[in-house]
């Protein structure tokens, strides 16, 4: 100090999450030792038992047991000693200890103050005289179960009472009046009383600070103040009487909720934030509520009284109790310890003291709860052991790790010794700490993690299962993410998880954020409070700054030093505590006061501009309606129609009239207004701005929470008005539907007056004001100058643009720049601008405004693509123009469906005469049946054996196969050796085998976009970046082809060319091809001699390049025309397929990872099937006929193929074919045309068209044609008369048509691949359909439109609002009741001290006001539950539509 996560990628905004530290923690796994700390955070819930506050005999009386002495009737008595346990009295019990309920307050913190008290302690001064009456204990009697009493009698005091004395004390009317004491005794002292002072402690008052909520805005009658009185230690409405009407509050009163406060603690760089265990200070409380008593001090934790709840005892009459003291128990809870020891130390109470008491305290016990320290060994040790794991099988790793060898003994253990803490005695801790000795590596390591963040990876298992997960996300058969193992990483007596806090988070921003589009400027003015405010001078000193003083407890933190072996921990000192108060100074700035100024602001005078506002009036055009005329059948409306109007006369047209609303042209990024908004003309009234001026005032200013005014449209109320338009509504269309878009009608409304509403994408999505910061160019209104061109200046309104700013888009003197002042607003998305509450409103609704729950994103700008029922340009048999087809028929073939099997694959184009260039068996992978098991096939070792082939007999069998007979021939080599090969069998183990699965694990190959013109790179430049530029633009091309221009310059893969073929020519070649000329021969033929001309063969060349001319173009590239030429602008055709796309196709061509089968998913055999046949589809063949059919006759090709072959010729057969046989291993021989020509016939018909189907007879191939071949002949003679919607091919030697050849192949071709013959029509053109390319535009798409995505309904789950009511808490008002208690009053009771008689005083009683609890009634508020109900959120594959994103198909 940052990181992950929104996207295809980018920058930004913005949330979520992580890494750090901490804890009174808990849970899981594990656990050796010690030191120092800590330990009910929950039920202030209830408590058994024990202990936690007593002490003093030197205040008092009385005095038990025991002991001693004497006496004794032996029971005891007396005296002395002794001093228990009680009692009176004194002091203490108000401290110490616990807890955090309550309390938002002078409770606490800090700093001040005056009207106070203060036992014990210290100092000073003085005093301490003389008396009196009781009472407890005790004794007796007596009540009660008990607790506890009652009566009578006796007694003491430092208990009680008065008297005396009385100031320096108190009061005072200044004359005076009033007030005390206690003794004890060992003779030292300790006490007692009064007064003053001190110290300590406590009470009271004040300034400042001190949580959240305005969905709490008004609160308050002792309330605020005064006078007087009472009361208190003391001030004071603290209380009372009277008087006045105040007091608090937007700087947040009151109310509600929450909470002990502080020193500190945790975190943080700090500022802050969170927190308030342990330790220290203060407060509050002691079962709940109220109350006082005593006392120096309490309204009292272990005191009292009353009321209440609860628990216990009871003889039912009545009593007792209060662990939030220390232990402990139950309960609650995730969770927190021993019913321990001692007063040895420190401290406290009492005492003169000894001493007693002390669960304060000091120690021990339990707990890894935390912090700190130590250990679990050290050295050496490579055969890199064994084992584990991985492996490419070689090795690697665990790993010097282990073993082995050599050492050490910290800690723990055992034994011995043994402190300090104590300044004389006294040690719970404790035989503890420490020290010494002994033995032996001996007794001592786990937890989490290993996809990224984040250090650390492999194998197996699992197969969207089981599971993981802090976020992103893993898992659907090759998981570094699940589980295990091995290895590794981290920490370590702990390690992880969970929870909480701070941090990171500048994510509430004081330090230190924002608001055009990401969340965020109020719709706009005016203006109150408040905030801020021009220039000069003087004064004062509130802010400010400086010095000094006091305080800021200790502990903590920090620094230095020291003590425990170190550390944690502890001690000493310092610094600090950033604060508050007082005081002394300074005077720049702000504030305040005074005086002055004119630059801000306002006023005045003079001008001109304007749809600024309000009211009244006027005008013409147009629509509609009415009346009348002309006139006739339609009009209207639409994509097309219909509803509608019209023969009762529409529409059209002419004239007149009525009525309402709006104001064409001018008209303009022109004007005016604060905004909303304002548009014919005239008049009246009226607001504001601007310009000019040697005038006036003198800071009068800016902003503006609340407040108030204005505020489009729609809507509401009352009354008018109503021509056109037009929600709702009706009808007609459209549609699957159409509650819409379109059409015909049509009511509110739109208009006016008055009153409400108060909202809009009320937008410049940009608050107002002021100052400053380059320019260029329009335009509106003024002023000045002018050489009339224009220039300068002020106020507006636009465009562009430099710097700057900005995430970018953009903005830029009209800022979103640089600054200042003030206001408003924002803090992830959804839930939600919703619910509840409140205010406003007639209502509609508006304003204010949450939470639960849920997601990891939502969002902005820009980029590259893709897409659009966006645009521009261009191309293609894409359309159009043509020719011929398919779709209808029959058949062939493929597919779907069907089946025991109909093996498998291919599935829009780009599957379907496809893999298959040829299924009767084989093929064959499928089905049925039978059979084999190291195997049908490959390689090796050992043992045994020796063979192989052909023919053949018999048996079983469907066959494979098994058994068997005979004959012939003898496999290679040989060194003649069962020696080497070869074959067979056996054995055992590795293995073979699989057309089994995965083409979504793959290689290779292929299809497709597409022979479309594209796809990229280097360097440079631009941009924060993704990216852009280049590749865009203007021309041109078939082409990213070329030219020009240009922040680009170059280059690569593609295009083109190079290759093959075809078209022309030349040279060479001259057989098997050719034959012009010469010769020979024939019936005829290159048949022969010969020839090398021609054709041809096949090699090398030539040729075509926009080269030439003209036009055009930019003088370019090119295009158009022409010449020449066999060929002309790529001459025709082929091969050749960029980056990539489709998880395209293929595991069944082949190869191959993984998985699966192994007497079977392997292998073999026979039969069947792949050939089936309801139906549907694709591709073809043949036709429907006369441009034809039939018969006869007659020509002309090319490519190819041929020895298990092609097969001439001849013979036979109607024919398929058969017989015989020449030639040919091929420019030699063979296979070879048809359409066409000519002649005859048929005459428009289901035919002399068409040939399906069926019957019969044959031929050929083959082991074999039943399922299931092809062909021939005879007979039969189906559908079909040109084919609906739709759809395919083709632009020239093409379509169409005609035949021929070949591969496969025993046989089988309408398919496929080739070949030649005959040989057209049409293309105006690019609007439209389809596909593609380039540029541009929009986008919420990026799996990329087969995209994304909205709402209702249905299902499940969750939280929440309303809800008749119901339950409870808190609280207000009024009234009733009125315990204890103090206060006030009364005087019928009782009464020792005093007193002179009455009496004073006291006690009890009674009365009164106050008052806790309780009750009644009416509210307020907050929570719980609630039938039913509303919306919301979430949930792979539900329903209906398609609203949004592209012009999203109606922006």
């Nucleotide at each position: 100090a940052g990181a992950g996560u929104u996207u295809g990628a980018u920058c930004c905004u913005g949330g979520c999450u992580c890494a750090g530290a901490a804890c009174g923690a808990a849970c899981g796994c594990u656990g050796g030792c010690g030191g120092c700390a800590g330990g009910c955070c929950u039920a202030a819930c209830a408590c058994a038992u024990g202990c936690a506050a007593g002490u003093c005999g030197a205040g008092g009386g009385a005095g038990a047991a025991g002991c001693u002495a004497u006496c004794u009737u032996c029971g005891g008595a007396u005296a002395g000693u002794g001093g228990a346990g009680a009692c009176c009295g004194g002091c203490g019990c108000a401290c110490g200890g616990g807890u955090g309920c309550g309390g938002a307050a002078c409770a606490c913190g800090u700093g001040g103050g005056a009207a106070u008290a203060u036992a014990c302690c210290c100092c000073u001064a003085g005093g301490u005289a003389a008396g009196g009456a009781a009472u407890a204990a005790c004794a007796g009697u007596u009540g009660g179960a008990a607790a506890c009493g009652a009566c009578u009698g006796c007694u003491a005091a430092u208990a009680c009472c008065g008297u005396a004395u009385a100031a320096u004390g108190a009061c005072u009317u200044c004359g005076g009046u009033c007030c005390a004491a206690a003794g004890a005794u060992u003779u030292a002292u300790c006490g007692c009383c009064u007064a003053g002072g001190g110290a300590u402690u406590a009470g009271c008052c004040c300034g400042c600070g001190u949580c959240u909520g305005a969905u709490u805005a008004g609160a308050u009658a002792g309330u605020u103040g005064g006078u007087g009185a009472g009361g208190u230690a003391a001030u004071g409405g603290c209380u009372c009487a009277c008087c006045a009407a105040g007091u608090c509050u937007a700087c947040g009163a009151u109310c509600a909720g929450u909470a002990g406060g502080g020193g500190g603690u945790c975190u943080g760089a700090g500022a802050g934030g969170a927190u308030g265990a342990u330790c220290c200070c203060c407060c509050a409380c002691a079962c709940u509520g109220g109350g006082a008593c005593u006392g120096a001090g309490a309204c009292a934790c272990g005191g009292c009284c009353c009321a209440g709840a609860c628990u216990c005892c009871u003889a039912c009459g009545g009593g007792a109790g209060g662990c939030a003291g220390c232990a402990g128990u139950g309960a609650g809870g995730a969770a927190u310890a021993u019913u321990g020891g001692a007063c040895a130390a420190u401290g406290g109470a009492g005492g003169a003291a000894a001493c007693u008491c002390u669960g304060a305290u000091c120690c021990a016990g339990c707990c890894a709860u935390g912090c700190c320290g130590c250990g679990u060994g050290a050295g050496u040790g490579a055969a890199g052991a064994a084992g584990g794991c991985c492996u490419u099988a070689g090795g690697g790793u665990u790993g010097u790790a282990a073993a082995g060898c050599u050492c050490u003994u910290u800690c723990a253990a055992u034994u011995g010794u043994g402190a300090a803490g104590a300044u004389a005695a006294u040690g719970a801790c404790g035989g503890u700490a420490g020290c010494a000795a002994u033995a032996g590596a001996a007794g001592a390591a786990g937890c989490c993690c290993c996809g990224g963040c984040u250090a650390a990876a492999u194998u197996c298992g699992u197969g969207c299962c089981a599971g993981c997960a802090g976020c992103c996300g893993c898992g659907g058969u090759a998981a570094u993410a699940c589980g295990a193992a091995u290895g590794g990483g981290g920490c370590a007596a702990g390690c992880g998880u969970u929870g909480u806090u701070c941090g990171g988070a500048a994510u509430c921003a004081c330090u230190g954020g924002g608001c055009u589009u990401a969340a965020a400027g109020c719709g706009u003015g005016c203006g109150u409070a408040g905030g801020c405010g021009g220039a000069u001078a003087u004064g004062a000193a509130a802010g400010u700054c400086a010095g000094a003083u006091g305080u800021g407890a200790a502990a903590u933190c920090c620094c230095a030093g020291g003590g425990c072996u170190c550390a944690a921990c502890c001690c000493u000192g310092g610094a600090a505590c950033u604060g508050c108060a007082u005081u002394u100074g300074a005077a720049a700035c702000u504030c305040c006061a005074u005086a002055u100024c004119u630059a801000g602001a306002a006023u005045c005078c003079g001008g001109g501009a304007g749809a600024g506002g309000u009211g009244a009036g006027u005008g013409g055009a147009a629509u509609u309606c009415c009346u009348a005329g002309u006139g006739u059948a339609g009009a209207g409306g639409u994509g097309a129609a219909a509803u509608u109007c019209g023969c009762a006369g529409a529409u059209a047209u002419u004239a007149g009239g009525a009525g309402g609303a709006a104001c064409a042209c001018c008209a303009g990024u022109g004007g005016c207004g604060a905004a909303g908004g304002c548009g014919a003309c005239u008049c009246a009234c009226u607001g504001g701005a601007c310009c000019g001026g040697u005038a006036u005032u003198g800071a009068c200013g800016c902003u503006g929470a609340g407040g108030u005014a204005c505020g489009a449209a729609a809507g509401c109320g009352u009354g008018g008005g109503g021509a056109g338009c037009a929600a709702a509504c009706a009808g007609g269309a459209u549609u699957a539907g159409a509650u819409a878009c379109c059409c015909u009608g049509g009511u509110a409304g739109u208009c006016c007056a008055c009153g409400c509403c108060g909202u809009a994408a009320a937008c410049g999505a940009u608050g107002u004001g002021u100052g400053c910061u380059a320019g260029u160019u329009g335009u509106u209104g003024g002023a000045u100058c002018u050489u009339c061109g224009g220039a300068u200046u002020c106020a507006g309104u636009g465009a562009c643009g430099g710097a700057g700013c900005g995430a970018a888009a953009g903005u830029u003197u009209u800022a979103a720049g640089c600054a200042c002042a003030c206001c408003g607003c924002c803090u992830g998305g959804g839930g939600a601008g919703u619910a509840c509450g409140g205010u406003c409103g007639c209502a509609a609704g508006a304003c204010u405004a949450a939470a639960a729950c849920u997601c990891a994103a939502a969002g902005g700008a820009a980029u590259u693509g893709a897409c659009g029922g966006g645009g521009a340009c261009c191309c293609g048999c894409a359309c159009a123009a043509g020719c011929g087809g398919u779709g209808g028929a029959g058949c062939a073939u493929g597919u779907u469906g069907u089946u025991a099997a109909u093996u498998c694959g291919a599935a829009g184009c780009a599957a379907c005469g496809c893999g298959a260039a040829g299924a009767a068996c084989c093929u064959u992978a499928c089905c049925c049946a039978c059979a084999c098991u190291u195997a049908a096939c490959u390689a090796u070792c050992c043992u045994c054996u020796u063979g192989g082939g052909a023919c053949u007999u018999u048996c079983a069998g469907a066959g494979a196969u098994g058994a068997u007979u005979g004959u012939c021939u003898u496999c290679g080599g040989u060194u003649c050796g069962g020696c080497c090969g070869g074959g067979g069998a056996g054995u055992g183990a590795a293995u073979a085998g699989g057309u089994g699965c995965u083409g979504c694990a793959u290689g290779g190959c292929u299809g497709u976009c597409g022979u479309c013109a594209g796809c990229u790179c280097g360097u440079g430049u631009c941009g924060u970046g993704a990216g852009a530029u280049g590749u865009u633009u203007g021309g041109u091309u078939a082409a990213g082809u070329c030219c020009a221009g240009c922040a680009a310059c170059g280059a690569g893969c593609g295009c083109a060319a190079c290759c093959c073929u075809u078209a022309u020519c030349g040279u060479u070649u001259c057989u098997u091809g050719c034959c012009a000329g010469c010769g020979g021969g024939u019936a005829a033929u290159g048949c022969c001699g010969g020839g090398a001309a021609c054709u041809g063969u096949a090699a090398c060349g030539a040729g075509a390049c926009u080269g030439c001319c003209g036009g055009u173009g930019a003088u370019a590239a090119g295009c158009c025309g022409g010449a020449g030429g066999a060929a002309g602008g790529c001459g025709g055709g082929g091969a050749c397929g960029a980056c990539g796309u489709c998880a395209a196709g293929u595991c069944a061509u082949c190869a191959u990872g993984g998985c699966c089968c192994u007497u079977a998913c392997g292998u073999g055999u026979g039969g069947g099937g792949c050939u089936a046949c309801a139906a549907a589809c694709g591709u073809g063949c043949u036709a429907c006929a006369a441009u034809g059919g039939g018969c006869g006759u007659u020509a002309c090709a090319a490519u190819g193929g041929g020895c298990a072959g092609c097969g001439a010729a001849c013979c036979u057969g109607c024919g398929a074919a058969g017989g015989u046989c020449a030639g040919c291993u091929a420019a030699u021989c063979c296979c070879c045309a048809a359409a066409g020509g000519c002649g005859c016939u048929c005459u428009c018909a289901g035919u002399u068209c068409g040939g399906a189907u069926u019957g019969g007879a044959c031929u050929c191939u083959g082991c074999a044609a039943c399922u299931c071949g092809a062909g021939u002949c005879c007979a039969u003679g189906a559908a079909g008369u040109u084919g609906g919607a739709a759809u395919c091919g083709c632009u020239a030697g093409u379509a169409a048509u005609c035949g021929u050849g070949g591969a496969u192949c025993a046989g089988c071709a309408u398919g496929c691949c080739a070949c030649g013959g005959u040989g057209a029509a049409u293309a105006c053109g690019u609007u439209c359909c389809c596909g593609g390319g380039u540029c541009u535009u929009g986008u919420a798409c990026a799996c990329a439109c087969c995209g994304c995505c909205c709402g209702u309904c249905a299902a499940g789950u969750g939280a929440u609002g309303g809800g008749a009511g119901u339950u409870g808490g808190c609280u207000u008002u009024a009234c009733c009741c009125g315990a204890a208690g103090g206060c006030g009053g009364u005087a019928c009771g009782c009464u020792a001290a005093c007193a002179u008689u009455u009496g004073a005083g006291g006690c009890a009683a009674c009365c009164g006001a106050c008052c806790a609890c309780g009750g009644u009634a009416a509210g307020g508020u907050c929570a719980g539950c609630g039938a039913c109900u509303g919306g919301c959120a979430c949930u792979a594959a539900g329903u209906c539509g398609u609203a949004a994103c592209a012009a999203g198909g109606u922006a």
RNAcentral holds the sequence, with entries from SILVA. Small-subunit ribosomal RNA from a metagenome, 1451 nucleotides, folded computationally. The coordinates come from a structure-prediction model, not an experiment, and the mean pLDDT is 85. Rfam family: Bacterial small subunit ribosomal RNA.